Predicted 3D model of a 519-nucleotide part of an RNA (small-subunit ribosomal RNA, 5' domain) from an uncultured bacterium.

[in-house]
Context: one part of a larger RNA
RNA sequence: GGACGAACGCUGGCGGCGUGCCUAACACAUGCAAGUCGAGCGAGAAGCUUAUGAUUGAGACUUCGGUUGAUUGAAUAAGUGGAAAGCGGCGGACGGGUGAGUAACGCGUGAGUAACCUGCCUUAUGGAGGGGGACAACAGUUAGAAAUGACUGCUAAUACCGCAUAACACAUAUUUACCGCAUGGUAGAUAUGUCAAAGAUUUAUCGCCAUAAGAUGGACUCGCGUCUGAUUAGAUAGUUGGUGAGGUAACGGCUCACCAAGUCGACGAUCAGUAGCCGAACUGAGAGGUUGAUCGGCCACAUUGGGACUGAGACACGGCCCAGACUCCUACGGGAGGCAGCAGUGGGGGAUAUUGCACAAUGGGGGAAACCCUGAUGCAGCAACGCCGCGUGAAGGAAGAAGGUCUUCGGAUUGUAAACUGCUGUUGAUAGGGAAGAAAACUGACGGUACCUAUCGAGGAAGCCACGGCUAACUACGUGCCAGCAGCCGCGGUAAUACGUAGGUGGCAAGCGUUGUCC
Numbered sequence: 001g002g003a004c005g006a007a008c009g010c011u012g013g014c015g016g017c018g019u020g021c022c023u024a025a026c027a028c029a030u031g032c033a034a035g036u037c038g039a040g041c042g043a044g045a046a047g048c049u050u051a052u053g054a055u056u057g058a059g060a061c062u063u064c065g066g067u068u069g070a071u072u073g074a075a076u077a078a079g080u081g082g083a084a085a086g087c088g089g090c091g092g093a094c095g096g097g098u099g100a101g102u103a104a105c106g107c108g109u110g111a112g113u114a115a116c117c118u119g120c121c122u123u124a125u126g127g128a129g130g131g132g133g134a135c136a137a138c139a140g141u142u143a144g145a146a147a148u149g150a151c152u153g154c155u156a157a158u159a160c161c162g163c164a165u166a167a168c169a170c171a172u173a174u175u176u177a178c179c180g181c182a183u184g185g186u187a188g189a190u191a192u193g194u195c196a197a198a199g200a201u202u203u204a205u206c207g208c209c210a211u212a213a214g215a216u217g218g219a220c221u222c223g224c225g226u227c228u229g230a231u232u233a234g235a236u237a238g239u240u241g242g243u244g245a246g247g248u249a250a251c252g253g254c255u256c257a258c259c260a261a262g263u264c265g266a267c268g269a270u271c272a273g274u275a276g277c278c279g280a281a282c283u284g285a286g287a288g289g290u291u292g293a294u295c296g297g298c299c300a301c302a303u304u305g306g307g308a309c310u311g312a313g314a315c316a317c318g319g320c321c322c323a324g325a326c327u328c329c330u331a332c333g334g335g336a337g338g339c340a341g342c343a344g345u346g347g348g349g350g351a352u353a354u355u356g357c358a359c360a361a362u363g364g365g366g367g368a369a370a371c372c373c374u375g376a377u378g379c380a381g382c383a384a385c386g387c388c389g390c391g392u393g394a395a396g397g398a399a400g401a402a403g404g405u406c407u408u409c410g411g412a413u414u415g416u417a418a419a420c421u422g423c424u425g426u427u428g429a430u431a432g433g434g435a436a437g438a439a440a441a442c443u444g445a446c447g448g449u450a451c452c453u454a455u456c457g458a459g460g461a462a463g464c465c466a467c468g469g470c471u472a473a474c475u476a477c478g479u480g481c482c483a484g485c486a487g488c489c490g491c492g493g494u495a496a497u498a499c500g501u502a503g504g505u506g507g508c509a510a511g512c513g514u515u516g517u518c519c
Base pairs, nucleotide, nucleotide: 001519002518003517004516006515007514008513009512010511013390014389015388016387017386018385019383020382021348026346027345028344030343031342032341035090036089037088040087041086047080048079049078050077051076052075059068060067061066097301098300099299106226107225108224109223110222111221112220113219116218117217121214122213123212124211125210126209127208129163131161132160138153139152140151141150142149143148169194170193171192172191173190174189175188176187177186178185179184199206200205227273228272229271234264235263236262239261240260241259242258243257244256245255246254276298277297278296279295280291281290282289283288303324304323305322306321307320326337327336328335329334354380356379357378358377362376363374364373365372366371393423395421396420403414404413405412406411427460428456429455430454431453432452433451437446463508464507465506466505467504468489469488470487474503475502476501477500478499484491485490
C1' cells in the first nucleotide's frame, strides 16, 4: 500500500447493486416451510331445487257452527351439490439449512466396469383373456384421562392373489462363428422349464404389461495430488492371501467355515493434533503466500447413538422402531416433542436483520386440464457493512466590512470567504401523468414504484483525522517529569511547532480515524 461476512469512536443527505450469527452442531414459545389427484375407488355432510306436506295461521266471508287462506314450514322422496375423513396412485430421496464429524478414493484430476442399477422422459416391437378372496371407510359393542386401540359385521377399486397366453426375456443343457487386456464377451441354432397386465372417460385421449435401445441420475475400482508433529517407530488376527458358501444392483473378508502365515512401515506405517474439499477469492511484477463468507460443483450431518421398513432411489431434516439426555401433558396407569427450513425468542458474544408481501415472473410436486401447494424463488423492510455514482450550489463581488487570531502596534491573516447582485434546479417538496417486466387472451406481489411533466425555492444536506522527524501541514495561551502523548525515535523538570485549548494549515470526504487478521 491492498483486502475484509468485520468490530469500536466521532459524524451522517440520496440512489443503484451486493452482503449481513465468523461465537453455543446451545436450548427453543408461536405461525408457516409438501402436497396433490373425484378422469383409480367406495361412501358421501352442509347447502340448493322440485314434489308431498305434520304444524303455524295475517286477512276476507260468515247462518257464528265454520269456510277460504297470504304466510310458517317439521318430516319424507327425488335431483343437484360436493366439505371432512378413508382405500389407492405419484411426490414427501428434489428443493432449503448447517460444517459437527471426516486426513478419507472424502475431494480434485485422469482412466476403468467383459463386475452394476436407473421411477418419470424419448424411440421401437408386441400384448391386455378369464376368475377369486380380502381390508379400511361405515355400523354396532367395548378399553383408556389422553395418545391410541380391541372385537363383530358389510363393501369398492388402477389395492391384493391364483389361472390362461408368451418371447428377440430369464435359467439350465448341447452346439456354431467371430472377437478380446485375464476372468471371458457378442451373435446364432436346438431342447426343457419359469414369469405379465387395469382401467378411466365428456370417445379427444390418458393410462396398464413385457422386451430392446437411448437419455438422465447414481454405484463400485484404480493411477496421481491433498496440513502439522519422530519429544509418536513399530502397527495389524478378519489382520494378508486361498478354497467353498452366503449376501449384494454389482466386484470384494462384505460376512462365515476351513487352510496357509502373511500384510503395512524412515519413499514416515501406527498414533496424536488440526481441518469439510474444489471452482475460486485476496495479495504479489511473478514465483509464491494466505483464505475457502456470498455464487457454483462434490461430500457429510439433521437432539446423541443404533437399526431396519417402504421404495426406481433413503438406511430418509419437517417417516418408523429401540436406547440415552432434555422439555412438556397426565386421572400416575401412560403419552407427546425435536428450527443446522423462513421469520422470531432466550443464551453466548466486540458483533450480524422482519414473527413482512406474493405465487405476477423463473423453477419444482401433483393433475388430462382447470387449478392446488411451494418461507424454493421474486420482492419489500432494517444496517454507511461493502463497492459504485450524485449532491450539499454556481457566476459576479475589495469599503479587502465586522468579528476572531497573531503582532515589532505599522500591520498581517481568516479572505472573494461573507454581506450584496443577477442566476440554476442535480437533489428536495407539492401536484398531475404513469410503465416495461405478460407470452394470442386472462393474470403484476413489487407499486401509484421507476420514469416523465409543471410549480416552489439556495432553500433541507460536512464531517473526521493530523500538523517534532519518518510524513503533506505552525503560531499563541495554559500546564510545569504534573496532567498527559506515543507506530518507532522519543516529547513534558517555566518561553513545549510533540501534552490541553484556540486561531491557522494539510489530508481524505458521507465518511474519517482506531483495533484485529492476511498478503
It matches the Rfam family "Bacterial small subunit ribosomal RNA". Its family is annotated with ribosome and structural constituent of ribosome in the Gene Ontology.
The full RNA is in RNAcentral, with records from Greengenes.